[in-house]
Model confidence (mean pLDDT): 82 of 100. This is a predicted structure of a 77-nucleotide RNA (transfer RNA) from a Candidatus Lambdaproteobacteria bacterium. The sequence was found in a public genome assembly. Rfam family: tRNA. The family's RNA type in Rfam is transfer RNA. From the family's description: Transfer RNA (tRNA) molecules are approximately 80 nucleotides in length. NCBI's taxonomy places the organism under Bacteria, Pseudomonadati, Pseudomonadota, Candidatus Lambdaproteobacteria.
RNA sequence: GGCAGGGUAGCUCAGUUGGUGAGAGCGCGGGAUUCAUAACCCCGAGGUCGGCAGUUCAAAUCUGCCUCCUGCUACCA
Numbered sequence: 001g002g003c004a005g006g007g008u009a010g011c012u013c014a015g016u017u018g019g020u021g022a023g024a025g026c027g028c029g030g031g032a033u034u035c036a037u038a039a040c041c042c043c044g045a046g047g048u049c050g051g052c053a054g055u056u057c058a059a060a061u062c063u064g065c066c067u068c069c070u071g072c073u074a075c076c077a
Base pairs, nucleotide, nucleotide: 001073002072003071004070005069006068007067010026011025012024013023019057028044029043030042031041050066051065052064053063054062
């Protein structure tokens, strides 16, 4: 350099004919329970969906460019 996959909450991830609300588990905060703690149970906070632009009535989802991560590969040594 080329090809492929990926970037969504603090972490690990889901979301596949574009269609009102952006989600799960863990973690975090509060409550309940207990003599007390843990576990279980209930509630809550937390997200520019990597960035910019485009298409569309409507984009996490489609298109282009850029950027970062992973794997494979080519060249040089």